[in-house]
Model confidence (mean pLDDT): 82 of 100. The RNA shown here (transfer RNA) has 73 nucleotides and comes from a Chloroflexota bacterium. The RNAcentral record of the sequence draws on ENA.
RNA sequence: GCCGCCGUAGCUCAAUCGGCAGAGCAAACCAUUCGUAAUGGUUAGGUUAUCAGUUCAAUUCUGAUCGGCGGCU
Repeated sequence: GCCGCCGUAGCUCAAUCGGCAGAGCAAACCAUUCGUAAUGGUUAGGUUAUCAGUUCAAUUCUGAUCGGCGGCU
C1' cells in the first nucleotide's frame, strides 16, 4: 500500500427483511441474617465510534473519517 471483519451500558454480548435499544455480570437501595457471604426484589446506567446521505422512520442501508483485529504484498 491492498483486501476482509469488527466498534451498542463500567465489562461480556444480543437486537429476524429498516418500525418502542435489551440480557447476564458489576453498581446502588430494600428484604432475609446477631453480623457477613449467599439468595430474592427494586432502581439507576446509552449522542448505538464520529460526520454526512437515503427514508415518514436508521443500531440496521450508502459514503467518508477514526480506532481495533486478521490476511496479502